[in-house]
RNA sequence: GAGAAUAUAUGGGAAGAGUCCGGCCAACCGGCACCGAAGGGGCAAGCCUCCAGCGAAACUCUCAGGUCAAAGAACCCAAUUACCCUC
Numbered sequence: 001g002a003g004a005a006u007a008u009a010u011g012g013g014a015a016g017a018g019u020c021c022g023g024c025c026a027a028c029c030g031g032c033a034c035c036g037a038a039g040g041g042g043c044a045a046g047c048c049u050c051c052a053g054c055g056a057a058a059c060u061c062u063c064a065g066g067u068c069a070a071a072g073a074a075c076c077c078a079a080u081u082a083c084c085c086u087c
Stems, first nucleotide, its partner, number of pairs: 001087003006082002008079001010078004018032001020031004033067003039063001040061003046054002
C1' cells in the first nucleotide's frame, strides 16, 4: 500500500398496524382493537459426560416499542475511525 472480517461517527434508502372511544387537544392518562424491523425473551438441527447445559434468524412471543405527521427503525448501500488476519 492492497484485500477481507468485526465494530463503528456520519450520509442515503427503509415496511407494517385505529390521526378508534372517553377524559379539554393527535401530547398525557384509561379502555378496546391491531403491527413488528429499536431493544428484549423463546426454540430446531446439532454438540455434549446425552442429566443438565450450549444452540440461529427477517421464525416466534409481543415485555418493551409502535398504529396522522415528525422522530425512531432491523436490514441494505456508501463510508470515517479502530482492531484482527493475509499478501

This is a predicted structure of an 87-nucleotide RNA (Glycine riboswitch aptamer) from Anaerolineaceae bacterium UBA5365. It was read from a public genome assembly, where an Rfam model found it. Model confidence (mean pLDDT): 82 of 100. Rfam family: Glycine riboswitch aptamer. Gene Ontology term of the family: glycine biosynthetic process. Taxonomically the source falls in Anaerolineaceae (Bacteria, Bacillati, Chloroflexota, Anaerolineae).